Small-subunit ribosomal RNA from uncultured SA2 group euryarchaeote, 1434 nucleotides, folded computationally.
Its Rfam family is "Archaeal small subunit ribosomal RNA". A reference for the family is Yusupov et al. (2001), "Crystal structure of the ribosome at 5.5 A resolution", Science.
The prediction has a mean pLDDT of 82.
């Protein structure tokens, strides 16, 4: 002095936990010394065997035996009231402190004074005789005293009279002198020194009694008390006193807490703390109380007596059953209890006490030792050299030292231990405990485990890479100790006096009146209670601080402090209290004219509504999102006339008014209350607040009686819905209304108690007053000032912030109420109130690490606003969804139908068109271990092979035979390999958000902070694009720019391209001529491919702000990003991929590796997606004719020729390519078909052929002939598209041995519609709400079901304490009676029996709610407008 924990992050409130110290127990561990007021206190004031803890004298006397000394017994005297132990009871004069005793006592001790005369009767021991088991006890006889009795004197007490001395606050005290009554001392002994005895006074010591003040929890204890309070008179005591008794009066205590209940010995002090405090008060000291539980008593100076007595109760022991005995809360010791505590030691040597003249005796007080990790303090567990090793270290060897240790001899002591001195030996005899994720010092070390086992004070670790579990190693802290558990203080300003709070976190009573209390304006005087000053006394010692002695601690001595206080004496007079007198600024009274939904009572009115009735009128009305129930031909709804009834009081009406609050609204009247303003009127502090107490107090509710139009809980129907005990609709009872009474609560809110003072301003509304101007002359209008009320904004300041801000939540004063983590719970019990409902007061067990406030950033909303998009709508075009087929997926089947991908963002996807291969799957058969160790091996390891057998097949294995010539069977490790696992361990790559326009930074500024600002607003854009504004100014990544293709022009270049003009040649043609780039030649055009130009809102008009920009236009090949692509921000999605490759870890490792054969991935009741072909006439078929682009080509493209009906076959020029080759269809022309399941459609099937390839059965493609299915335009729903687009037509390439309805490209023909919007689906921005942050696929509530826990009620049942009635009643004491003992009666009274009341406790069938517990049931209440706004009361 802080630190961790609520959050995505922040600030705060608040509690929980950690770090410090102390106490008790405990785990592991342990060398030694000194000291201590340490050691059965905590639980059982439970019970105790055994020993022991209080005796002494015997110079007073008697006796026994004895030579004496000595001894023993008894009487007698002193002490056994001290010391020691414990803390049950006690809330009290018990304790502490200060006093009083004019109300007292005091043995032994000290001082002073005086005295000690006379007489008498007994008894113990002992002797004799008994009783009894014992304990004990009876009778008879002898005897003494310092034992006992009587008389005397001194003396004492009481009453009374006189005197007056002293003390004092006060005489009742004291003193002196009388009188009367009562009472009434003494003890000896001697050695002659003494020791004793008696009386009086004083002292000392020790006590008794009384008083002030002080120290505890509960009001869920508010009244208590009958000897109670006082008086008189007695009794009693050492002594005052109702201490006790009789009588008289009716008092006394209490909110400043009586009484009752609970707890508890009190203090000095101890622990902790900076202190104030809080907690404790065992051990030491002082005081008290107790001695098995109670009561009582004697003796005595002193007791109602721990080791005395009597009695009762309960317990134990002995017994001969007749009767007796005992009390460790003394020291040891035992049992029990418990987490918890030692030896049945030694000695009176010391110190003290008792006794004694003394020597002495006694002493479990005490001293001393033993045991105990109780505390405090000290020391040690080694040092040096060298060698080796894996070198901060470990091990080996050698040396040094000896504090300690072991052994021996002295010293020490009552005797020992310890101590101390000397000698010998040998590093010898001596280190642990806890921790290492954060807090909190110390491991990103290894192994094991795998939400298991376990850890954790708190937060939290553990689900296969654990710095957090368990081991090992290493490290950190402390150290003869170190950790744990429980308690206390501090931390904690979380009980706040010092020193907190109450708008929203817990907390202001619903409001007012008012009692006690607390607080209180100005001036002067008195006195001196509080207050302050001085002096004195006291506040024990120990403890605490300090100095000295001793090494430390302890101890001793000196000094200081503490005990925070109390008492006494003297003084001061400001403040405060008291008292006396005055004042007017607070407060009150009165007067004046105004304002007002202020309350009460009475009267009057208004529209609407419903009903009744008359008239008119006809088929509907009503209701809803849509409906239905409902009303209506007995005539509704609708229009209209009249009447009845009850409720209510539109407009005015306003962050307007009034009221204490609740609350108050048509008009008029009556009596009433309050506030504001104004007043040179009066009173004179009369005031403020307010515990208890009282009054008022919305709605609902209750009681009694009325009233009842409308609305309308409950209830009945209709809908909605999965359900709908709701929301919506149709009805409708209580109630709402009135009168009288009760209830007493609300989110009764400004969530803000009342009163007073002080502290910048601005601007409204409202009531009064003053001034001024206007005027319609009014209760008028405007402006200004001022007082009161009521709003908004803001300064300083305050606050966690939101916010408050002269009406404070600012700065001060007074008084009251309330709070102290969340839940259980405003519940239970008790009490009071209420007719009831219920209200007021108001806990605990148990449970929990948070609950909460304000604000921030996101996300979300069945919130709002703005903008945008053909993966949105609208308009239009064409499809899918129906059929057949192709293809992918699911499902099912299977030996296997390998695996992955699953909304958009899986499903002609994995470039995935699988015959074998691929290939991961299934069936079957084979093969394979680099390297190391062990082993075998020239007595042949190993390799190859003919034949036969096994086999689907195979030198794969076996048989047999031949061949080769150095490695190696097997085992154990370890490898290669793995399309085995983990995409949730990863890299890389990719998809989607994203056809988006966002994402950030620097500096400054704002905020305690998270964070904000910038990035917002207005306009604009495809765009965070640009412009203007602005506490921002700039910048970056994105957008744009940039790159590619296409579109126009120019320049350059012409071969393999081209051929306009020139020439030639060839072919065709009747000719004019046409055709062929074929040749020469040319490079114009086309084309090819290099480089440039061009487009920028540049120009015009209008709009806009003179902007950015937008609309229209000109020019132009092209116009506003020209069109189409490439390029994909910060990030997110644990998105996809370990099966493309890479890669961590795990696994397999003679099989999950590898090879071969066959099968499967192609299955098929079914479901889904993507396509193709169609359903026909804008068409099909036949014949003829025309025009591309872009690509590809050597295991290739293949012209051309021949054969074949075709697929195709054979031969084969040219081509490694602007050279050769592969090449269009829709279209056009003509014909035919005539609306049919067709000359549409082509599935399916049959037959015959062709091609590729080892291989075409499972399972390929193509050709020809035949067959000729479904299908006649497709439900809900859904997809694509805005121009060279859709649609339609073909071509090429990829894959490829064979093979495209797929994918990727290419060109041909070539539309319709919109020029908008935010309705649906989504995206971006701003704003708003949030109890969400794993972020709405979020969060979260209650019943029910299950388990456990504590609690409440509970018929009853068993007890405890207290109080009280009745009965019986021991012992002792008091009184009484007769009296030699003793007896009778009464009182007090332990104990027992019994009844009533009350408190507390245990058990209890059953009942009740509460709490807790990963994945139970039902719903969806709350959080967003949470989908009916939520909440409060009823």
């Nucleotide at each position: 002095u802080c630190c961790g924990g609520u959050u995505g992050a922040u600030c705060c409130u608040g509690c929980c936990g950690g770090a410090g110290g102390c106490c008790a127990c405990u785990g592991c561990u342990a060398u030694u010394a000194g000291g201590a007021u340490c050691c059965g206190a905590c639980u059982u004031a439970g019970c105790c065997a055994u020993g022991u803890g209080a005796g002494g004298c015997g110079c007073u006397c008697g006796a026994a035996a004895u030579u004496a000394g000595a001894u023993u017994c008894g009487a007698g005297c002193c002490g056994g009231a001290c010391u020691g132990c414990u803390c049950a009871g006690u809330a009290a004069c018990a304790c502490g402190u200060a006093g009083u005793u004019a109300a007292c006592u005091u043995g032994c001790c000290c001082u002073u004074a005086g005295g000690u005369g006379g007489a008498g009767a007994a008894u113990a021991a002992u002797c004799c005789c008994g009783g009894g088991a014992a304990a004990c006890u009876g009778g008879g006889g002898c005897u003494a005293a310092u034992a006992c009795u009587c008389c005397a004197u001194a003396g004492g007490a009481a009453a009374u009279g006189a005197g007056u001395u002293u003390u004092g606050g006060a005489a009742u005290a004291u003193c002196u002198c009388g009188u009367u009554u009562c009472u009434g001392a003494a003890a000896g002994u001697u050695c002659c020194g003494g020791c004793g005895c008696c009386u009086a006074a004083g002292g000392a010591u020790a006590g008794g009694a009384c008083u002030g003040c002080g120290g505890u929890g509960g009001a869920u204890u508010a009244g208590g008390u009958u000897g109670u309070u006082g008086g008189u008179g007695a009794g009693g005591u050492a002594a005052a006193g109702u201490c006790u008794c009789a009588c008289c009066g009716a008092g006394c205590c209490u909110a400043u807490a009586a009484u009752c209940c609970a707890u508890u010995c009190g203090g000095g002090c101890a622990u902790u703390g900076a202190g104030a405090g809080a907690u404790g008060g065992a051990g030491c000291c002082c005081g008290g109380a107790g001695a098995c539980g109670u009561g009582c008593u004697c003796u005595g100076a002193g007791a109602c007596a721990c080791g005395a007595g009597c009695a009762c109760g309960g317990g134990c022991c002995c017994u001969a059953u007749g009767g007796g005995g005992c009390g460790c809360a003394g020291c040891a010791g035992g049992c029990g209890c418990g987490a918890a505590a030692c030896c049945u030691u030694u000695a009176c040597a010391c110190c003290g006490c008792g006794u004694g003249a003394a020597a002495g005796c006694g002493u479990g007080a005490u001293a001393a030792g033993g045991g105990g990790a109780u505390c405090c303090u000290g020391a040690g567990u080694g040092c040096c050299c060298u060698c080796u090793c894996a070198c901060u270290g470990a091990g080996g060897g050698g040396g040094c030292u000896u504090u300690u240790c072991u052994g021996g001899a002295g010293u020490g002591u009552a005797a020992a231990u310890a101590u101390u001195u000397c000698c010998a030996g040998g590093a010898a005899u001596a280190a642990g405990c806890a921790g290492c994720g954060g807090g909190u010092a110390a491991g990103a070390c290894g192994g094991g485990u795998g939400c298991c086992a376990g850890c954790c004070g708190c937060c939290g670790c553990g689900g296969u890479a654990a710095u957090a579990c368990c081991c090992g190693c290493g490290c950190u802290g402390c150290a003869a100790g170190u950790g744990g558990u429980g308690g206390c203080c501090a931390c904690u300003a979380u009980u706040a006096u010092u020193g907190g709070g109450c708008c929203u976190a817990a907390a202001g009573c619903g409001u007012c009146c008012g009692u006690a209390g607390c607080c209180g304006g100005c001036c002067a005087g008195a006195a001196g209670g509080g207050u302050c000053c001085u002096u004195g006394g006291u506040g024990a010692a120990a403890u605490c601080c300090u100095a000295u002695g001793u090494a430390a601690a302890g101890c001793a001595u000196g000094g200081g402090g503490c005990u925070u206080g109390c008492c006494a004496a003297g003084g001061a007079a400001a403040c405060u209290a008291u008292u006396u007198g005055g004042c007017u600024a607070g407060g009150g009274a009165c007067c004046g004219g105004g304002a007002g939904a202020a309350g009460u009572c009475g009267g009057a009115g208004g529209u609407a509504c419903u009903c009744u009735u008359g008239g008119g009128g006809u088929a509907g009305g009503g209701g809803u999102a849509a409906a239905a129930u409902c009303c209506u031909a007995u005539c509704a709804u609708c229009c209209u006339g009249a009447g009845a009834g009850g409720a209510c009081c539109a407009c005015c009406u306003g962050u307007g008014g009034c009221g204490a609050a609740a609350g108050c609204g048509u008009c008029c009247g009556a009596a009433u209350a309050g506030a504001a303003c104004g007043g040179c009127u009066c009173c004179g502090a009369c005031g403020g607040u307010g515990a208890g107490g009282g009054a008022c107090g919305a709605a609902a509710g209750c009681c009694a009686g009325g009233g009842g139009c409308a609305c309308g809980a409950a209830c009945c129907g209709g809908a909605u819905u999965a359900g709908a005990u709701a929301c919506c609709c149709g009805g409708g009872u209580a109630g709402u209304c009135c009168u009288g009474g009760c209830c007493g609560u609300a989110a009764a809110c400004g969530a803000u108690g009342c009163c007073c003072g002080c502290u910048c301003g601005g601007u409204g509304c409202u009531g009064g007053u003053c001034g001024u101007g206007g005027u319609a002359c009014g209760u008028c209008c405007g402006c200004g000032a001022u007082c009161g009320g009521u709003g908004c904004c803001c300064u300083a300041g305050u606050g966690a912030a939101g916010a408050c801000g002269u009406g404070a939540a600012g700065c001060g004063g007074g008084c009251c109420g309330c709070c102290u983590g969340g839940g259980a719970a405003g519940u239970a019990c008790g009490u009071c109130c209420g007719c009831a409902a219920g209200g007021a007061u108001g806990a605990a067990a148990c449970u929990u690490a948070a609950a909460g406030g304000a604000a921030u950033u996101g996300g979300c909303g069945g919130g709002g606003g703005a903008g945008c998009a053909c993966c949105a709508c609208a308009a239009c075009g064409g499809g899918a969804g129906g059929a057949g087929c192709c293809u992918g997926c699911g499902g099912u089947c299977u030996a296997a139908u390998u695996g992955g991908a699953u909304u958009c963002a899986a499903c002609c996807c994995c470039g995935g068109a699988a015959a074998u291969c691929u290939a991961a799957c299934c069936g079957g058969g084979g093969c394979u271990g680099a390297c190391a160790g062990c082993u075998g091996a020239a007595u042949g390891a190993u390799u190859g092979u003919c034949a036969c057998c096994c086999u689907g097949a195979a030198g794969g294995g076996g048989u047999u035979a031949c061949u080769u010539g150095a490695c190696u069977c097997g085992c154990u490790g370890a490898g290669a390999g793995g399309a085995g696992g983990u995409g949730c361990a990863u890299g890389g790559c990719c998809g989607c958000c994203g056809u988006c326009a966002g994402c950030u930074c620097g500096u400054a500024c704002c905020g305690u902070g998270a964070g904000g600002c910038g990035u917002c607003c207005u306009g604009u854009u495809a765009a965070g694009u640009c412009a203007g504004g602005c506490a921002a100014c700039g910048a970056g990544c994105g957008a744009g720019a940039c790159c590619c293709a296409c579109g126009u022009c120019c320049u350059c270049a012409g071969u393999u391209g081209c051929c306009a003009g020139c020439a030639g040649c060839a072919u065709c043609u009747u000719u004019u001529g046409a055709u062929g780039g074929c040749u020469g030649g040319g490079u114009a055009c086309a084309c090819u491919g290099a480089g440039g130009a061009g487009a920028c809102u540049g120009c015009u008009c209008a709009u806009g702000c003179u902007a950015a920009a937008c609309g229209a236009g000109a020019g132009g090949a092209a116009g506003g990003u020209g069109u189409g692509g490439g390029c994909g921000a910060c990030g997110g999605u644990a998105g996809g991929u370990c099966a493309g490759u890479a890669u961590g870890c795990c696994c397999c490792g003679a099989a999950u590796g590898u090879c071969c054969c066959g099968g499967g991935c192609u299955a098929c009741a079914c479901g889904c997606g993507g396509g193709c072909u169609a359903c026909a006439a804008u068409g099909g078929c036949u014949u003829g004719g025309a025009c591309a682009a872009a690509g590809g080509g050597c295991a290739c493209c293949g012209a051309c020729g021949u054969c074949g009906a075709a697929a195709g076959a054979c031969g084969g020029a040219g081509g490694c390519a602007a050279u050769c080759c592969c090449u269009a269809a829709a279209c056009c022309a003509a014909g035919u078909c005539g609306u049919a399941g067709u000359u549409c459609g082509g599935a399916u099937c049959g037959a015959g052929g062709a091609c590729u390839g080892c291989a075409a059965c499972u399972c390929g493609u193509c050709c020809u002939c035949g067959u000729g299915a479904a299908g006649c335009u497709g439900g809900a729903u859904u997809c694509c598209g805005u121009a060279g687009u859709a649609a339609u037509c073909g071509c090429g390439c990829c894959u490829c041995a064979a093979a495209a309805u797929g994918g990727c490209g290419c060109g041909g023909u070539g539309a319709a519609u919109a020029c908008g919007u935010c309705c649906c689906u989504g995206c971006u921005c701003c704003u708003u709400g949030c109890a969400c942050a794993c972020a709405c696929c979020g969060c979260c509530c209650g019943u029910c079901a299950a388990a456990c826990c504590a609690c409440c009620c509970g018929a009853g049942u068993a007890g405890u304490g207290c109080c009280u009635g009745g009965g019986u009643g021991a012992a002792g004491c008091c009184c009484u009676u007769c009296u030699u003992g003793g007896u009778u009666g009464g009182g007090u009274a332990a104990a027992c029996c019994u009844g009533a009341g009350u408190u507390c406790u245990g058990c209890a069938a059953g009942g009740g709610g509460g709490g807790u517990u990963a994945a139970g049931u039902c719903g969806u209440a709350a959080c967003a407008a949470g989908g009916u706004a939520a909440c409060c009361g009823u």